[in-house]
RNA sequence: CGGGGUAGCUCAGUUGGUUAGAGCGAAAGAAUCAUAAACUUUAGGUCGCGAGUUCGAAUCUCGCCCCC
Numbered sequence: 001c002g003g004g005g006u007a008g009c010u011c012a013g014u015u016g017g018u019u020a021g022a023g024c025g026a027a028a029g030a031a032u033c034a035u036a037a038a039c040u041u042u043a044g045g046u047c048g049c050g051a052g053u054u055c056g057a058a059u060c061u062c063g064c065c066c067c068c
Base pairs, nucleotide, nucleotide: 002068003067004066005065008024009023010022011021017055026042027041028040029039048064049063050062051061052060
């Protein structure tokens, strides 16, 4: 100097806009003699921390921390 930090894990988020998402994982349900797979549903997030700009910030600006 460059890239990155978003759910337990891996990641997306299209120039700032109405509710922050996917897959895997977890829990429950239904089914089964029973279990697993497949199916349905649910929970889980101070978007690394702080400040600023703005009507509005995961997104822009500054500082700091951490990883490559």
Notes: This is a predicted structure of a 68-nucleotide RNA (transfer RNA) from a marine eukaryotic metagenome. Its mean pLDDT, the model's own confidence on a scale to 100, is 81. The RNAcentral record of the sequence draws on MGnify. Its Rfam family is "tRNA". Rfam classes the family as a transfer RNA.